[in-house]
C1' cells in the first nucleotide's frame, strides 16, 4: 500500500427479512442470617465508535473517518 472481520450497558455477548434494543455477570435496594457469604425478589444502567446519505422508519443498507484484529505484498 491492497483486501477482509470486528466496534451495542461497567464486563462478556445476542439482536433473524429495516419496524422504536435484550441476556448473563457486575452494581444498588429489600428479604433471609447474630454477621459475612450463598440464595431469593426487585431496581438502575445505552442517543448501538464519530460524521453524512437512503427510507415513512436504520444497531441493521450505502459512503467516509477513527480504533482494533487478521491476510497479501
Nucleotide at each position: 500500500g491492497c483486501c477482509g472481520g470486528c466496534a451495542u450497558a461497567g464486563c462478556u455477548c445476542a439482536g433473524u427479512u429495516g419496524g422504536u434494543a435484550g441476556a448473563g455477570c457486575u452494581a444498588c435496594u429489600g428479604a433471609u442470617u447474630u454477621g459475612u457469604a450463598a440464595u431469593c425478589a426487585g431496581u438502575g444502567g445505552g442517543u448501538c465508535g464519530g460524521g453524512g446519505g437512503u427510507u415513512c422508519g436504520a444497531g441493521u443498507c450505502c459512503c467516509u473517518c477513527u480504533g482494533u484484529c487478521g491476510g497479501c505484498a
A computed fold for a 73-nucleotide RNA from Solimonas variicoloris DSM 15731, annotated as transfer RNA. The sequence was found in a public genome assembly.